[in-house]
Large-subunit ribosomal RNA, domain IV from a Phycisphaerales bacterium, 337 nucleotides, folded computationally. NCBI's taxonomy places the organism under Bacteria, Pseudomonadati, Planctomycetota, Phycisphaerae, Phycisphaerales. The sequence was found in a public genome assembly. Rfam family: Bacterial large subunit ribosomal RNA. The coordinates come from a structure-prediction model, not an experiment, and the mean pLDDT is 88.
Context: one part of a larger RNA
Order: sequence, then C1' cells, then structure tokens
RNA sequence: CGGUCCUUAAGGAACUAGGCAAUUUGACCCCGUAACCUCGGAAAAAGGGGAGCCUCUCCGCCGCAAGGCGGAAGGCCGCAGAGAAUCGGCUCUGGGAACUGUUUAUCAAAAACACAGCUCUGUGCUAACUCGUAAAGAGGACGUAUACAGAGCGACGCGUGCUCGGUGCCGGAAGGUUAAGGAAGCCGGUCAGCCGCAAGGCGAAGCUGGCAACCGAAGCCCCGGUUAACGGCGGCCGUAACUAUGACGGUCCUAAGGUAGCGAAAUUCCUUGUCGGGUAAGUUCCGACGUGCAUGAACCGCGUAAUCACUGGAGCAGUGUCUCAAGGACCGACUCG
Repeated sequence: CGGUCCUUAAGGAACUAGGCAAUUUGACCCCGUAACCUCGGAAAAAGGGGAGCCUCUCCGCCGCAAGGCGGAAGGCCGCAGAGAAUCGGCUCUGGGAACUGUUUAUCAAAAACACAGCUCUGUGCUAACUCGUAAAGAGGACGUAUACAGAGCGACGCGUGCUCGGUGCCGGAAGGUUAAGGAAGCCGGUCAGCCGCAAGGCGAAGCUGGCAACCGAAGCCCCGGUUAACGGCGGCCGUAACUAUGACGGUCCUAAGGUAGCGAAAUUCCUUGUCGGGUAAGUUCCGACGUGCAUGAACCGCGUAAUCACUGGAGCAGUGUCUCAAGGACCGACUCG
C1' cells in the first nucleotide's frame, strides 16, 4: 500500500451522476391504521406497547379426573429477557407497463415479449393454412364458423372523428391493350422441267426459312367498394368603440384539411419557455398555461385501484457515503531470515 471484516467523538447525505455501499427495521402477541378503490384491496399501511424467572396468593374457561389454556396481583436477577441465529426501514408524489408470467445460457430482466380481452381477414371440409421430392402421406382434427388459420391492438372504464385521390385487397365485366397456339394471304431458299451457242434466266409439286390480316384467357387500363387495409388529415390576407385578441369575412389549394382528448410530454428545437409549489438557494421534480420546431384516437387516445429486483422527484428514521480520518482482526505485498 491492497483485499476481506469490525468499531468510532461531534455532525448526519454536507458524499455522489444517483444514498452506490453500509446502517436502520426485523420473528411473535396486543392496540391501532389514511387517501384512494375494480369493495377484493390499499394493510404487516403508518404509529404505539409487551416479552426472562419465582409465588404455599386470587380469578376465568375447558375437562369426570389427572390436567390444559388464559388473566390479575406481588416478588427476583442481569449491561442486556424475541439475551444467539434466522428475521420488512417507512412515507408522499409523478412516468411506464393493467396484473402472475417470459427474455438476450456467458455485459441488457426492462417501459421489451407474452397475456386474458377487442377488432379485422380467410376457411363449408379431401376446409383454409403448414410440413413434404410438383409425391404418397401427415398435422389442422377423429375438430366443423360459439371451429380452425392469419393479422393488429393488449385487463378494466369512457371513447375511437374526417379522407377511397395514391397503393393494397374485394367485386365488375361493356370497351381498349394483350401471350402461347391456330391461321387466310404474301416474300424467299432448293429444283423436275423450259428458254438460251454460252454466261445465265424463268421455274410446278414437295421439302424448307420468314412476314402475317384474323381468332385467342388471365392480367393491365377501365367502373365501383373497402381505413381496427398501407396511409393522409393545409396556406395567405383582413376584421370588434384603448390596446390586444379575432367569434366573423375574403381568397388559393386539397381525396380530406386533425374532431374528442392530452400537451415544454419517454414527443418542445428555440428552452433553464412563463406562472405557481416545494428549497436559504431547484437546468431535475409537481401543478398550470397552450406559441404542439415535429401530439392525437386499435403503429389506438385519455383515465384508472392493484402489482413492479422498472424509472424521475421529495421527506422521516438511521448511518464512516461524507466533513476527515483513526484504531483493530486476518490475508497478501514489502523487509529480514
């Protein structure tokens, strides 16, 4: 000097990103217990008190009795009576997720996943869907729409607005476009033959290369529907008898211009916004305001008792976290051997 433990005057979070760590509390019995609430809880809320041993004293209950359980009064001992060990610190107030559960075996346990519940879509049975060699076969299911499969949301309460122009999906089949294939017709290659003195020219059938009117489905175009499908949900100017503001008006654009709610928020850049609260002092916190850079309704919105090794703020208690360090035990390091 380091490690693991123990103790500490006065103060008591002044430490620190943060009470991290370590204290405090603690089992049992009695008293007592708030807001809120889904009436179950919250709750061991909180906060108090008790405790060992003795008695030939008294009382209650149970028992046929032996005895057992409990109480009263008096007394005894120690520093200490749950005499050791095991063995909640508590409260107030936000955020998130309803909850018990699940997870990154080996840096993340969470607000992530799941979950009951809600909604949408598919599926009529050889079901859809999945596995499988384009199979047989199997699962689904010895089930049958109150079933099964897929997707999203995620208890509960109150709600879930407008938009179908784009994309997707569903329906439609009149018109446009459109493949393979079929195909009238046309052009070419080849050559039996014909013409020519020759060079060469013409050239039927067959075989063969190509072009092609026309016929040809779905799809696409097109016409509708559909948002708890993917998504989207405006700008400028003016206006009220102080000022300010703008119920109101004008105008441009759009498929439609954000409703109810909530809001400097796990979302707010400017920002330590402004006001109020708490502190002696508060970039955090709580309540408001609404100027929402860039909230918003099942990628759900807003509430909500209970729950939480989640996360923010505050307080009480108690503490070597600190002011500020000291002493001790053991194990190392170090010195000597």